RNA sequence: AUAGAAAAAGCCAAACCCAUCGUGAGGUGGGGACGGAAAGCCACGGGUCUUAAUGAGAUAGCCGGGUUGCCUUAA
Numbered sequence: 001a002u003a004g005a006a007a008a009a010g011c012c013a014a015a016c017c018c019a020u021c022g023u024g025a026g027g028u029g030g031g032g033a034c035g036g037a038a039a040g041c042c043a044c045g046g047g048u049c050u051u052a053a054u055g056a057g058a059u060a061g062c063c064g065g066g067u068u069g070c071c072u073u074a075a
Base pairs, nucleotide, nucleotide: 003072004071011036012035016031017030018029019028020027021026034061040067041066042065044064045063046062047059048058049057050056051055
């Protein structure tokens, strides 16, 4: 390089509950653990969702793409 079967080190944290911000989708913090091999980051394309609706937003744990990276793994 390729791959993620098994293992190990560490990492993240769905639902739900509490607090808080937001009209809302949702965000953030704490508890929690369903899961994750990029469930790190980026709204570029598609999808979905919200709205005070055509203007602006949310979602990276919906898919693709870009970019960076841990462990293991062949010649």